Two RNAs folded together computationally: RNase P RNA and transfer RNA, 444 nucleotides in total.
Rfam match: Bacterial RNase P class A. Rfam classes the family as a ribozyme.
RNA sequence: GCGGAUGGCUGGAUGGUCGCGGGGGGUGCGAGCCCGUCGAGGAAAGUCCGGACUCCAUGGAGCAACGGUGCCGGGUAACGCCCGGCCGGGGAAACCCGAGGGACAGCGCCACAGAGAACAGACCGCCUCGGUUUGACUGAGGUAAGGGUGAAACGGUGAGGUAAGAGCUCACCGCGGACCGGGCAACCGGGACGGCAGGGCAAGCCCCACCGGGAGCAAUGCCGAAUAGGGAUCCCACCAUGGGCGGCUCUGGCCUUGGGAUCCGGGUUGGCAGCUAGAGUUUGUCGGCAACGGCAAACCCAGAGGAAUGGUCAUCCAAGGGGCAUCGUGCCCCGGGACAGAAUCCGGCUUACAGGCCGUCCGCGCGU
RNA sequence: GCUCCCAUCGUCUAGUGGUCCAGGACACCGGCCUCUCACGUCGGUAACAGGGGUUCGAACCCCCUUGGGAGCGCCA
Numbered sequence: 001g002c003g004g005a006u007g008g009c010u011g012g013a014u015g016g017u018c019g020c021g022g023g024g025g026g027u028g029c030g031a032g033c034c035c036g037u038c039g040a041g042g043a044a045a046g047u048c049c050g051g052a053c054u055c056c057a058u059g060g061a062g063c064a065a066c067g068g069u070g071c072c073g074g075g076u077a078a079c080g081c082c083c084g085g086c087c088g089g090g091g092a093a094a095c096c097c098g099a100g101g102g103a104c105a106g107c108g109c110c111a112c113a114g115a116g117a118a119c120a121g122a123c124c125g126c127c128u129c130g131g132u133u134u135g136a137c138u139g140a141g142g143u144a145a146g147g148g149u150g151a152a153a154c155g156g157u158g159a160g161g162u163a164a165g166a167g168c169u170c171a172c173c174g175c176g177g178a179c180c181g182g183g184c185a186a187c188c189g190g191g192a193c194g195g196c197a198g199g200g201c202a203a204g205c206c207c208c209a210c211c212g213g214g215a216g217c218a219a220u221g222c223c224g225a226a227u228a229g230g231g232a233u234c235c236c237a238c239c240a241u242g243g244g245c246g247g248c249u250c251u252g253g254c255c256u257u258g259g260g261a262u263c264c265g266g267g268u269u270g271g272c273a274g275c276u277a278g279a280g281u282u283u284g285u286c287g288g289c290a291a292c293g294g295c296a297a298a299c300c301c302a303g304a305g306g307a308a309u310g311g312u313c314a315u316c317c318a319a320g321g322g323g324c325a326u327c328g329u330g331c332c333c334c335g336g337g338a339c340a341g342a343a344u345c346c347g348g349c350u351u352a353c354a355g356g357c358c359g360u361c362c363g364c365g366c367g368u
Numbered sequence: 369g370c371u372c373c374c375a376u377c378g379u380c381u382a383g384u385g386g387u388c389c390a391g392g393a394c395a396c397c398g399g400c401c402u403c404u405c406a407c408g409u410c411g412g413u414a415a416c417a418g419g420g421g422u423u424c425g426a427a428c429c430c431c432c433u434u435g436g437g438a439g440c441g442c443c444a
Base pairs, nucleotide, nucleotide: 001364002363003362004361005360006359007358008357009356010355012316013315014314015313016312017311018310020039021038022037024035025034026033027032041339045350046349048348049347050346051345052344053216054215055214056213066212067211068210069209070208071085072084073083074082075081086100087098088097089096090095101207102206106205107204108201109200110199123147124146125143126142127141128140129139130138131137132136155173156172157171158170159169160168174196175194176193179190180189181188182187220273221272222271223270230264231263232262233261234260235259236258242256243255244254245253266443267442268441280299281298282297283296284295285294286293287292317337320334321333322332323331324330325329369440370439371438372437373436374435375434378394379393380392381391386424396412397411398410399409400408417433418432419431420430421429
C1' cells in the first nucleotide's frame, strides 16, 4: 500500500430572532405581563421475551392439562438476554454460524424412482451343479465385491482368503460399553477388549428436566355532567319484611321486592391522582479473562394528554454538481442533511439507518 | 396505548408435509352455435404477501418483515 475480519463512537455545530409544552421566581384584585430554566432516540419502532407497578382470583402443598425453554459453567431483579468455555460445520487465517437434551419408552411418516426404505432385498452381474447343447438359452443353489435407483441401501479403505464372495480373518479409521488420567462441568486424552449391535425426521405426536395463576396504565382509585336508574338470562339470600295473583278464608304455590354476574339498550367523550428520583446517569478506584459486581464523589436529565420539542436568517462542517485559475491545490456559485419521533416505567432481542471518526487482528506485496 | 386475528388467480374460495409447474365457481380472452346478440358448449390466460431457516422435499412447520381487519374507556 492492497484485500479481508471484528469491536466501539457519532449521526450536524454555534449564534440571532419569532413561536410551542412543563416546572420555578417576580408583579397584579384578576385576566394577564415580565424574568429565568428544562424539553426525543440509538433505535422512542416491531410488541417478540423478561420484570417493576395495579387490580382480580387464591388456605398450604402436590398432580394433571396447556404454554414455553433445552450442551456446560458463570452474570443478572429476571429472561428465550449477556459473558467465558465445549462440541459440530465453514474459511488459508483473523474469524463466523449452530432451536446444540432424548430416535434400544412408545406411536407415526419416509412421496417418486428402485429388486429392496427398516430387525429389508436380488433387477443386471459373479460363481457352482444339471438339462437342451457350437455359441447361447434355461432350471436348482450360493453370493452381496461391482453396476443401477434414491436425500438415505444395514460400518469404510486396503490386504489375505474363497468356486465366487462375505468382519470370514488381519491392519488402520469409525463405533460400543466398561477402566485409567485431566477438567467444577460440558468434554478431552490413553491403552486394552468387543467383529459391529436396530438409518433419518422430535421447528410430527411424544419422553425427560426446568419455568409459568390471570389481566393489563383505555390497569386502578376519586370527583363531576347527562340518561329510560329500562330489558333478558343466571346465581345467592330468604319466605324474615312489603305488595300482587282463584269470589272469600286457611294450607301450599307463583310473580315481584334485596345483593351479584353476563349480555342488550341508554347517557357522556370532562377533571384529578397513578406520572416519573430510578434494578438512575457520569467520573474515579478495586475485584474478575469477561459479562458484571463492590465502594466513593458529583448530578437531576421531557412529563404532554389528540398530545409541545418547530419555523426562519447568518457563519462553519461533511458529501454532491458546475465554473475559473492551477504543480499539489485554491476561490466562487447552486442545491441539500440517513432511519425515524416519547405516551406508566425499566432490562434485552429483532428490524430500519446517507455519511463520518477511532481502535484491534489476519493474509499478500514492497522497503529497512 | 394494549390485546387478538387474517393474507392463495381480477373476486369468492379448496388444499394442513410429497401423488400440486396448486383444484373449483364467477369474471376475462378465443373458437363453435346463430342472420346478429344473449344462452349453451369447447379451450385458454391468471395466484401461494416478501425474506430466512428446519426437512431429502414447505402454500402447509418455525422466525423476522410488510399490509389489512377486529375488540378493549367512563357513568348508571